The RNA shown here (c-di-GMP-I riboswitch aptamer) has 80 nucleotides and comes from a Deltaproteobacteria bacterium.

RNA sequence: UAAUCGAACGGGCAAACCUCGAGUAAUCGGGGGACGCAAAACCACGAUCCCUGAAAUAAAAGGGAAGCCGGGUUGCCGAA
Numbered sequence: 001u002a003a004u005c006g007a008a009c010g011g012g013c014a015a016a017c018c019u020c021g022a023g024u025a026a027u028c029g030g031g032g033g034a035c036g037c038a039a040a041a042c043c044a045c046g047a048u049c050c051c052u053g054a055a056a057u058a059a060a061a062g063g064g065a066a067g068c069c070g071g072g073u074u075g076c077c078g079a080a
Base pairs, nucleotide, nucleotide: 005078006077012037013036017032018031019030020029021028022027035067041073042072043071045070046069048065049064050063051062052061
């Protein structure tokens, strides 16, 4: 100095749940709260899943999930 690495230190993020708000919904945002996380930072590109208001299916179209997996971009600390 580096990584198909992860002990320690420093700082970081924040599941469930509660609460306030937005949305038809999936779900999202603020506050509280910590199960966990070295990319639990960002991008819906691949795969996948979920939603779409009047009775309903499929398609189309639109929306959502990055804390399932793959891929891309960026990135803190530092021993064995």